[in-house]
This is a predicted structure of an 83-nucleotide RNA (c-di-GMP-I riboswitch aptamer) from a Bacillota bacterium. The sequence was found by an Rfam model in a public genome assembly. It matches the Rfam family "c-di-GMP-I riboswitch aptamer". Gene Ontology term of the family: cyclic-di-GMP binding. NCBI's taxonomy places the organism under Bacteria, Bacillati, Bacillota. The model forms 95% of the base pairs in the Rfam consensus.
RNA sequence: GUUGACUCAAGGCAAACUCGCCGAAAGGCGGGGGCGCAAAACUACAGGGGCUUCGCGAAAUCGCAUGCCAGCCAGUUGCCAGC
Numbered sequence: 001g002u003u004g005a006c007u008c009a010a011g012g013c014a015a016a017c018u019c020g021c022c023g024a025a026a027g028g029c030g031g032g033g034g035c036g037c038a039a040a041a042c043u044a045c046a047g048g049g050g051c052u053u054c055g056c057g058a059a060a061u062c063g064c065a066u067g068c069c070a071g072c073c074a075g076u077u078g079c080c081a082g083c
Stems, first nucleotide, its partner, number of pairs: 001083004012037002017032006035071001041076003047073002049069003055064003
C1' cells in the first nucleotide's frame, strides 16, 4: 500500500423492544436486551442529506434551526490477520 467472503488473538460497540431519568419534540443518558457492525471509533454553524418545531413569522393545516441524527453519505484517525 492493498485485501479481509467463511477464518486467528485481544476483544470492542450495541438496532428493535423494554424500565428509569432529561427534553416541547426530534432526540439524549443509564440498566436490561442483541438486530447487526472492521471503523457501529471521533467530527454536527463553518461538506451533502435527514428529523423535530418550544419559539418566531404568518390568515393558515404553511415556513424557518438557533435543537438534533455520523447505525445515511462524507471527512479524520485506527486494532488484528493475509498478501